[in-house]
Context: one part of a larger RNA
RNA sequence: CUGGGCUUAAAGAGUGCGUAGGCGGUUUGGAAAGUUGGGUGUGAAAUCCCUCGGCUCAACCGAGGAAUUGCGCCCAAAACUGGCAGACUAGAGGGAGACAGAGGUGAGUGGAACGUAGGGUGGAGCGGUGAAAUGCGUUGAUAUCCUAAGGAACACCAGUAGCGAAAGCGGCUCACUGGACCGGUCUUGACGCUGAGGAGCGAAAGCUAGGGGAGCAAACGGGAUUAGAUACCCCGGUAGUCCUAGCCCUAAACGAUGAAUGCUUGGUGUGGCGGGUAUCGAUCCCUGCCGUGCCGGAGCUAACGCAUUAAGUAUCCCGCCUGGGGAGUACGGUCGCAAGGCUGAAACUC
Numbered sequence: 001c002u003g004g005g006c007u008u009a010a011a012g013a014g015u016g017c018g019u020a021g022g023c024g025g026u027u028u029g030g031a032a033a034g035u036u037g038g039g040u041g042u043g044a045a046a047u048c049c050c051u052c053g054g055c056u057c058a059a060c061c062g063a064g065g066a067a068u069u070g071c072g073c074c075c076a077a078a079a080c081u082g083g084c085a086g087a088c089u090a091g092a093g094g095g096a097g098a099c100a101g102a103g104g105u106g107a108g109u110g111g112a113a114c115g116u117a118g119g120g121u122g123g124a125g126c127g128g129u130g131a132a133a134u135g136c137g138u139u140g141a142u143a144u145c146c147u148a149a150g151g152a153a154c155a156c157c158a159g160u161a162g163c164g165a166a167a168g169c170g171g172c173u174c175a176c177u178g179g180a181c182c183g184g185u186c187u188u189g190a191c192g193c194u195g196a197g198g199a200g201c202g203a204a205a206g207c208u209a210g211g212g213g214a215g216c217a218a219a220c221g222g223g224a225u226u227a228g229a230u231a232c233c234c235c236g237g238u239a240g241u242c243c244u245a246g247c248c249c250u251a252a253a254c255g256a257u258g259a260a261u262g263c264u265u266g267g268u269g270u271g272g273c274g275g276g277u278a279u280c281g282a283u284c285c286c287u288g289c290c291g292u293g294c295c296g297g298a299g300c301u302a303a304c305g306c307a308u309u310a311a312g313u314a315u316c317c318c319g320c321c322u323g324g325g326g327a328g329u330a331c332g333g334u335c336g337c338a339a340g341g342c343u344g345a346a347a348c349u350c
Base pairs, nucleotide, nucleotide: 004321005320006319008303012318014201015200017198021194022193023192025088026087027086028085029084033081034080035077036076037075038074039073040072041071042070049065050064051063052062053061054060091191092188093187094186095185097182103177104176105175106174107173108172109171110154114150116148117147118146119145120144121143125136126135162169163168206247207246208245209244210243211242215241216240220236221235222234223233258317260315261314262313263312266295267294268293269292270291271290272289273288274287275286276285278283299306300305323350324349325348332343333342334341335340
């Protein structure tokens, strides 16, 4: 270098954007860089191969040929790739229309529950467990009613429903704002796909500063259990959980399945938009596009299974894998306030 792979065996980067690069729709023309054919020059000798010859043979040596798959130049071809010029609309984008949605940010607001505080009633227990105890309570608890301030989360609706690139998003209202979908609408005319580096986002926990703190609750204290119990159970309880600004950058970040595009029997649900028909509509039936589930055929797969949302069949680009342990460790580099992240071995051993 060629060759093999990546759902579960090692292996898809957490995710989108995007630079270089790689790859790229239909059609016409001309040029001829790649490409193809022919010619020519060169490709030292020796070696290798073929033929002939010389040492008695061979090794060895001599002669001729072939080969030297390469490169330069000349002539020619124009299908394909590239370049130039022109055209197109099926890819992609833009405008107008229509439309669903927990998509995002900010502000405001609502009720239930909860603990707390004040007051009323009431008078001995409450709470908790397998059973208890710690705990709370005559300084009046638990229970119940009224009032007040407070923080956090939004029951039912709620759905293998929806939206988002992923992380993720759920009371209600308003403002600002991103994206998708639909169609015989207008328009630009290949403007595309992927994407090494790069830079953005990125659950939870954690960190810095300032707030906030109802409930819950690492650590911690106590009570139980137990041989012990640094646990499971119970009573408390601080960081934290919440907000603002800034870091951190990791997850079983999972569909354990990278992105894009085309093609390939079917059945049955569901969300959005549209068309047809009956009678304007509701609604039913038929049907198109986009999304989201289930079941199964060919095919694929080691099997399980996947199966038009492929793990089928193809093209193209990126990432990654190469026995287990040592080890995601050491060293170095780099990022970080730190915690640590990213990159990432070897000896040795089986």
A computed fold for a 350-nucleotide part of an RNA from an uncultured prokaryote, annotated as small-subunit ribosomal RNA, central domain. The RNAcentral record of the full RNA draws on ENA. Its mean pLDDT, the model's own confidence on a scale to 100, is 87.